c-di-AMP riboswitch aptamer (ydaO/yuaA leader) from a Syntrophomonadaceae bacterium, 130 nucleotides, folded computationally.
The prediction has a mean pLDDT of 78.
The organism belongs to Syntrophomonadaceae, within Bacteria.
The sequence was found by an Rfam model in a public genome assembly.
[in-house]
């Protein structure tokens, strides 16, 4: 100097899922941020071929139990676009039952990880000298 690897911390990331306080501990209470129900008006035809709801996570096809493709989402370290490259397309609820929906109920605030080749326009900050 250059690669790989492991580990702390610190930073980052997907996510609503952060942040304040209160308690000796238990157990909370708030702000933020996100989610369901629920009028009128206006909209539906549809009810076992059940419906429906968070989420990006559906849908087609084949040579059939794995892949291809298309749509949709993340990532590539100030921000936004735009190309390029990579990834990911799950899980779970409710329970015969729900459109939209003001007032109004009420629910969460969790888990999991580890990109930095980046490139261009365009904007924001910042250090130095004068």
């Nucleotide at each position: 100097u250059a690669u790989u690897u492991u580990u702390a911390u610190u930073c980052g990331c997907u996510u609503a899922a952060u942040c304040u306080u209160a308690u000796u501990a238990u157990u909370g209470a708030g702000a933020g941020c996100g989610g369901g129900g629920g009028a009128a008006c206006c909209a539906u035809a549809u009810u076992u071929c059940g419906g429906g709801g968070u989420g990006a996570a559906u849908c087609a096809g084949u040579a059939u139990u794995a892949c291809u493709g298309a749509a949709g989402g993340g990532c590539u370290a100030c921000c936004c676009u735009u190309a390029a490259g990579u990834c990911c397309u799950a899980a779970c609820c409710c329970g015969a039952c729900a459109g939209c929906u003001a007032a109004c109920c009420u629910c969460g605030u969790a888990a999991g990880c580890g990109u930095g080749u980046u490139a261009a326009g365009g904007g924001a900050g910042g250090g130095u000298g004068u």